[in-house]
The RNA shown here (transfer RNA) has 73 nucleotides and comes from an uncultured Bacillales bacterium.
The coordinates come from a structure-prediction model, not an experiment, and the mean pLDDT is 81.
Its Rfam family is "tRNA". By type it is a transfer RNA.
RNA sequence: GCCUUCAUAGCUCAAUUGGCAGAGCAACCGCCUUGUAAGCGGUAGGUUGAUGGUUCAAGUCCGUCUGAAGGCA
Numbered sequence: 001g002c003c004u005u006c007a008u009a010g011c012u013c014a015a016u017u018g019g020c021a022g023a024g025c026a027a028c029c030g031c032c033u034u035g036u037a038a039g040c041g042g043u044a045g046g047u048u049g050a051u052g053g054u055u056c057a058a059g060u061c062c063g064u065c066u067g068a069a070g071g072c073a
């Protein structure tokens, strides 16, 4: 230098052929317990890396950029 993949909650990851952004863990509150842990119930937490485009509608499709991983030279 070229090619491929990835970027979504604090962490690990989903989101089917474009149609309501979710789960587990963690956090907080409550139940249970003499108390703690475990268990059970609930609450909060998101500019979907940035920017522009297509579309009635974009996490998803297209362009550019940034970052990470891998491959070729």
Base pairs, nucleotide, nucleotide: 001072002071003070004069005068006067007066010025011024012023013022019056027043028042029041030040031039049065050064051063052062053061